Record summary:
This is a predicted structure of a 93-nucleotide RNA (THF (Tetrahydrofolate) riboswitch aptamer). Model confidence (mean pLDDT): 84 of 100. The sequence was found by an Rfam model in a public genome assembly. Rfam family: THF (Tetrahydrofolate) riboswitch aptamer. About the family: Tetrahydrofolate (THF) riboswitch was first reported for Ames et al. as an RNA motif in 5' untranslated (5'-UTR)regions of folate transport and biosynthesis genes in Firmicutes genomes.
RNA sequence: AGAAGAGUAGCCAAGGUGCGUUAAGUGUUGCGAAACGGGACGUUGUUCGCAAACGAAAGGGAUCUCCCUGCGGUGCCGCGGCGCGUCCGCUCG
Repeated sequence: AGAAGAGUAGCCAAGGUGCGUUAAGUGUUGCGAAACGGGACGUUGUUCGCAAACGAAAGGGAUCUCCCUGCGGUGCCGCGGCGCGUCCGCUCG
C1' cells in the first nucleotide's frame, strides 16, 4: 500500500417491574436548544423546553382502596436482533 473487522446516538423486542384507566402518558404540528463511532464534514434518527390542536376500554371480586383479567401507539430495566456515507484514526494478518 491493499484486505478484513470492532465500536456511537438510537430502533425493534422475549421477559421483568411500575404508572394510568378520577386520563397522566404516548402520538401529531410549530418554534427553540442539546447530545450523537476517536477526529473532520455530512446523513439518518434521538432527547429536552415552550406553545397549539387532537384524544381513550373497561369488566369482575373484595369492601376502603386492595386483588384479578383487560386496555394504553404507557414509564423504567433489557435475553436477543439491528445500527454511519466519505476521509483519517483503532484492531488484526